[in-house]
RNA sequence: CUCGUUAAGGGCAAACCCGUCGAGAGGCGGGGACGCAAAGCCAUGGACCCUGUCCCCAGCAGGGCCGCCAGGUUACCGAAA
Numbered sequence: 001c002u003c004g005u006u007a008a009g010g011g012c013a014a015a016c017c018c019g020u021c022g023a024g025a026g027g028c029g030g031g032g033a034c035g036c037a038a039a040g041c042c043a044u045g046g047a048c049c050c051u052g053u054c055c056c057c058a059g060c061a062g063g064g065c066c067g068c069c070a071g072g073u074u075a076c077c078g079a080a081a
Stems, first nucleotide, its partner, number of pairs: 002081001003078002011036002016031006034067001040073003044070003048064006
């Protein structure tokens, strides 16, 4: 460096519940663990979600989501190879 485990020490935390912010998607804090080897970070491309426009669709505009998939970037540990 690759790699990622019934080695060890640690880390994160879905659903759901409570509080709070937001018109909404959703965010934040607490509880809680289904999972995660980047489930750290960045909305860059696609997907998905919300709002507006529109008779509807499509399109467009604004927003959300990185625990959907890519891409970029940084990083703990070291069982086996």
Predicted 3D model of an 81-nucleotide RNA (c-di-GMP-I-GGC riboswitch aptamer) from a Planctomycetota bacterium.
It was read from a public genome assembly, where an Rfam model found it.
The organism belongs to Planctomycetota, within Bacteria.